This is a predicted structure of a 108-nucleotide RNA (Glycine riboswitch aptamer) from an uncultured Chloroflexota bacterium.
RNA sequence: AGAUCCCGCGCGGGAGAGAGCGGCCGUGCCGGCAGAUGCCGGGAGGGCCGCCGCCGAAGGCGCAACCGGCCCCCGGAAACGCUCAGGCAGAAGGGCCGCGUGGGGAAG
Numbered sequence: 001a002g003a004u005c006c007c008g009c010g011c012g013g014g015a016g017a018g019a020g021c022g023g024c025c026g027u028g029c030c031g032g033c034a035g036a037u038g039c040c041g042g043g044a045g046g047g048c049c050g051c052c053g054c055c056g057a058a059g060g061c062g063c064a065a066c067c068g069g070c071c072c073c074c075g076g077a078a079a080c081g082c083u084c085a086g087g088c089a090g091a092a093g094g095g096c097c098g099c100g101u102g103g104g105g106a107a108g
Base pairs, nucleotide, nucleotide: 005104006103007102008101009100010099011098012097013096018052020051021050022049023048024047025046029042030041031040032039033038053088054087055086059084060082061081062080066076067075068074069073
C1' cells in the first nucleotide's frame, strides 16, 4: 500500500397480507333540559380489549437444504420451514440492490 472479502455509517430504491368484525372509553362537535355551574343522549379523529382471516424481507426459532472440520460427532447456516414477536390504508420498519464513506484486512 492492500482489488476480491468482512464490519459500520449516510443517501436512494424496496415486496407481501382485511382501511375485517364486535364491545368499551371518549375528545372536537351536534341536540335536549336548565338562570348558571351542570345533567342526559349521539359521537368524527383517537385509545383499549376480544374474535376470525391472512403475510414474512426487522428480530427470534427449526428435528432444516447447503457449507466446513480433528468426520457417524462438532461448528456455521438459507430467499426453505415455523409464525413467538412483528406486520396486513398511510407513517415507521423492511431481507436485498445501487452510490458514497469510515474501519479491518491475508494474498499480490
Its mean pLDDT, the model's own confidence on a scale to 100, is 76. Its Rfam family is "Glycine riboswitch aptamer". Gene Ontology term of the family: glycine biosynthetic process.